[in-house]
RNA sequence: CAACUAUCCAGAGUGAUUGAGGGACUGGCCCGAUGACAUCCAGCAACCUGCAGGAAGACUGUAAGGUGCUAAUUCCAGCAAAAUGGACUGCCAUUUUGAAAGAUAGGAA
Numbered sequence: 001c002a003a004c005u006a007u008c009c010a011g012a013g014u015g016a017u018u019g020a021g022g023g024a025c026u027g028g029c030c031c032g033a034u035g036a037c038a039u040c041c042a043g044c045a046a047c048c049u050g051c052a053g054g055a056a057g058a059c060u061g062u063a064a065g066g067u068g069c070u071a072a073u074u075c076c077a078g079c080a081a082a083a084u085g086g087a088c089u090g091c092c093a094u095u096u097u098g099a100a101a102g103a104u105a106g107g108a109a
């Protein structure tokens, strides 16, 4: 780097430094000199882990050691199927579902 497995509608600052872009990409729509992003501190608790419960299970609670995370559902959509409604020559809108893409963790290789 790629692949695999699992998860992604919850949670988390009136702090310090800095100084202009940022929310992956595309289209929207948002955040930002009332200071965004980033770094430190602080916090949260997604996965691993410790402790306890549980049939050794699934899972639940707790801690915060390893990663991670701390605007908006992964901010919404991005391909397809189905349902409903409207159009009436194959189109539009909404909803649901499954993929694709992305993010995080873990064990392998």
Base pairs, nucleotide, nucleotide: 004106005105006104007103008102013041015040016039017038021031022030023029025078026077027076028075042070043069044068046067047066048065049063050062051061052060053059074101079098080097081096082095083094084093085092086091
Predicted 3D model of a 109-nucleotide RNA (SAM riboswitch aptamer (S box leader)) from Sporolactobacillus shoreae.
Lineage of the source: Bacteria > Bacillati > Bacilli > Sporolactobacillaceae > Sporolactobacillus.
It was read from a public genome assembly, where an Rfam model found it.